A computed fold for a 524-nucleotide part of an RNA from an uncultured bacterium, annotated as small-subunit ribosomal RNA, 5' domain. Its mean pLDDT, the model's own confidence on a scale to 100, is 85. RNAcentral holds the full RNA, with entries from Greengenes. Its Rfam family is "Bacterial small subunit ribosomal RNA". Rfam links the family to the GO terms ribosome and structural constituent of ribosome.

[in-house]
Context: one part of a larger RNA
RNA sequence: GGAUGAACGCUGGCGGCGUGCUUAACACAUGCAAGUCGAACGGGGAUCACACGCUGAGGAGACUUCGGUCAAAUCUUGUGGGAUCCUAGUGGCGGACGGGUGAGUAACGCGUGGGUAACCUGCCUUACACAGGGGGAUAACACUUAGAAAUAGGUGCUAAUACCGCAUAAGCGCACGGAGCUGCAUGGCUCAGUGUGAAAAACUGAGGUGGUGUAAGAUGGACCCGCGUCUGAUUAGCUUGUUGGUGAGGUAACGGCCCACCAAGGCGACGAUCAGUAGCCGGCCUGAGAGGGUGAACGGCCACAUUGGGACUGAGACACGGCCCAAACUCCUACGGGAGGCAGCAGUGGGGGAUAUUGGACAAUGGGGGGAACCCUGAUCCAGCGACGCCGCGUGAGUGAAGAAGUAUCGCGGUAUGUAAAGCUCUAUCAGCAGGGAAGAAAGAAAUGACGGUACCUGAGUAAGAAGCCCCGGCUAACUACGUGCCAGCAGCCGCGGUAAUACGUAGGGGGCAAGCGUUAUCC
Numbered sequence: 001g002g003a004u005g006a007a008c009g010c011u012g013g014c015g016g017c018g019u020g021c022u023u024a025a026c027a028c029a030u031g032c033a034a035g036u037c038g039a040a041c042g043g044g045g046a047u048c049a050c051a052c053g054c055u056g057a058g059g060a061g062a063c064u065u066c067g068g069u070c071a072a073a074u075c076u077u078g079u080g081g082g083a084u085c086c087u088a089g090u091g092g093c094g095g096a097c098g099g100g101u102g103a104g105u106a107a108c109g110c111g112u113g114g115g116u117a118a119c120c121u122g123c124c125u126u127a128c129a130c131a132g133g134g135g136g137a138u139a140a141c142a143c144u145u146a147g148a149a150a151u152a153g154g155u156g157c158u159a160a161u162a163c164c165g166c167a168u169a170a171g172c173g174c175a176c177g178g179a180g181c182u183g184c185a186u187g188g189c190u191c192a193g194u195g196u197g198a199a200a201a202a203c204u205g206a207g208g209u210g211g212u213g214u215a216a217g218a219u220g221g222a223c224c225c226g227c228g229u230c231u232g233a234u235u236a237g238c239u240u241g242u243u244g245g246u247g248a249g250g251u252a253a254c255g256g257c258c259c260a261c262c263a264a265g266g267c268g269a270c271g272a273u274c275a276g277u278a279g280c281c282g283g284c285c286u287g288a289g290a291g292g293g294u295g296a297a298c299g300g301c302c303a304c305a306u307u308g309g310g311a312c313u314g315a316g317a318c319a320c321g322g323c324c325c326a327a328a329c330u331c332c333u334a335c336g337g338g339a340g341g342c343a344g345c346a347g348u349g350g351g352g353g354a355u356a357u358u359g360g361a362c363a364a365u366g367g368g369g370g371g372a373a374c375c376c377u378g379a380u381c382c383a384g385c386g387a388c389g390c391c392g393c394g395u396g397a398g399u400g401a402a403g404a405a406g407u408a409u410c411g412c413g414g415u416a417u418g419u420a421a422a423g424c425u426c427u428a429u430c431a432g433c434a435g436g437g438a439a440g441a442a443a444g445a446a447a448u449g450a451c452g453g454u455a456c457c458u459g460a461g462u463a464a465g466a467a468g469c470c471c472c473g474g475c476u477a478a479c480u481a482c483g484u485g486c487c488a489g490c491a492g493c494c495g496c497g498g499u500a501a502u503a504c505g506u507a508g509g510g511g512g513c514a515a516g517c518g519u520u521a522u523c524c
Base pairs, nucleotide, nucleotide: 001524002523003522004521006520007519008518009517010516013393014392015391016390017389018388019386020385021351026349027348028347030346031345032344035093036092037091040090041089043087044086045085046084047083048082050080051079052078056075057074061070062069063068100304101303102302109229110228111227112226113225114224115223116222119221120220124217125216126215127214128213129212130211132166134164135163141156142155143154144153145152146151172197173196174195175194176193178191179190180189181188182187202209203208230276231275232274237267238266239265242264243263244262245261246260247259249257279301280300281299282298283294284293285292286291306327307326308325309324310323329340330339331338332337357383359382360381361380365379366377367376368375369374396426397425398424399423406417407416408415409414430465433459434458435457436456440451468513469512470511471510472509473494474493475492479508480507481506482505483504489496490495
């Protein structure tokens, strides 16, 4: 000198774009952050009209022996099928994405380059083929039991794109043996054969939307290898599933991944093991470069979700807002037993030098569900707060010597402040006021904007509302007066201060930067 997710002191006009718990991966009140589909299903409810029946009210009207009898409309109530809407439950898809954090991890974790002839892949695309015929349940519901509750149980009924057989099925799976082609090895591909095994679901507004099998693609993942990846030898030896083999198991798949048996190996001064520290990278800062430092924001990968362990479901998890167990903590309790997990967005306490609103909207982009309408979305887009950073703008321009007044100084003549002010002539950026007013909206038309009456444009109109901070001994740009008297104090280094201090304090003047200026911390 440059830089910062900065903090502190003094000061502070506006806008744009960014950015904001670096500390306690400390504990969390409250609200929201993952739902959706009635075009899979049986119920339930609401509304509407229709048909039928009944109870009660009603009483046009008819009959009458004047006592009464019959009785339409209408209201009420029930049943039936129909239409529209809502929905607890069964079922489907999604909750494995998106969002957060960096505790752990020195590792094939990451980066880079390869390999898989050792692998998987829902939704999507392409191609071929198919969907025949049955069955038994169960939630909801009703009744009921236990319990304070959370919830759990019993009996009975019912549906499906829920569940289970059967049929059919190839170039699909498994087993067996054969032929051809081919590869860097294990091997791979193709062809024909025998035996054996495995599918399916319907809904509809009749347009479609779905279902099953096989092959291929795309996307996403999994595993393996070469090289690179901090410090310490005041850590020198480490290792028993350890190293290898055979067999069996397990997995999508290879493998001590696991197990039985056998062998005794394997790693290490080219630093094993141990200890400490740390998420890695694209990047970012600095530097002429080489290099050094760093890993906030944004993007990629990894790991984690109170701590530890486990599996279930599923195409995908060993699953942040799923389940089970254990532990600590908090809460409820009728003391028997239960409930919870902000390292999602806000917000609270705590820690700290220090870091924001319990905001608006799904209008856009994107995601989930749905045929769609649409619903959900603290992703996202916006707004709020903070000079935290960068950038831009303003705080006026011209003229103006009686060199005014005031202030400081003085050798009392003057000198400085100083064209500075006043005065005169202008201008109106920003802020304020008034009028107009977007783009972002794309989808056949129409409709649809949180931001926002925002940006922007126009008009009127006043110099009005808008400057500070640090420094002035040398380094280092900038000097005098007074006060103080080795005191009070300053200080980055050298050093100032003990009676004329350009070094302390104040004032006048000056220098530098400027909505900032200094200081501190850290890196080059």